[in-house]
RNA sequence: GUCGAUAAAAGGCAAACUUAUUGAAAGAUAAGGACGCAAAGCCAUGGGUCUAAGGAAGUCUACUUCUAUGAUUGCCAGGUUGCCGAG
Numbered sequence: 001g002u003c004g005a006u007a008a009a010a011g012g013c014a015a016a017c018u019u020a021u022u023g024a025a026a027g028a029u030a031a032g033g034a035c036g037c038a039a040a041g042c043c044a045u046g047g048g049u050c051u052a053a054g055g056a057a058g059u060c061u062a063c064u065u066c067u068a069u070g071a072u073u074g075c076c077a078g079g080u081u082g083c084c085g086a087g
Stems, first nucleotide, its partner, number of pairs: 003087001004084001012037002017032006035074001041080003045077003048072003054067005
């Protein structure tokens, strides 16, 4: 340096759920809490997924459908930085 583990150590993150705030919603933030995670650090670039306020169409006055410019990196890929060091 490369690969990256049925080793060890140091430390890190924090799902569900609860409370508060926020948002049209999906979701986000903070505190508590740990299911898990070797990138569960960072970036919405490609695909996937979720939502549909606004917009459009249908319908004909109450609904339906489509749509991301919203969201998700703890869905996958890609980019980028990084702890440890068995063999």

This is a predicted structure of an 87-nucleotide RNA (c-di-GMP-I riboswitch aptamer) from Anaerosolibacter carboniphilus. The RNAcentral record of the sequence draws on Rfam. Its mean pLDDT, the model's own confidence on a scale to 100, is 82. Of the family's consensus pairs, 95% are formed in the model.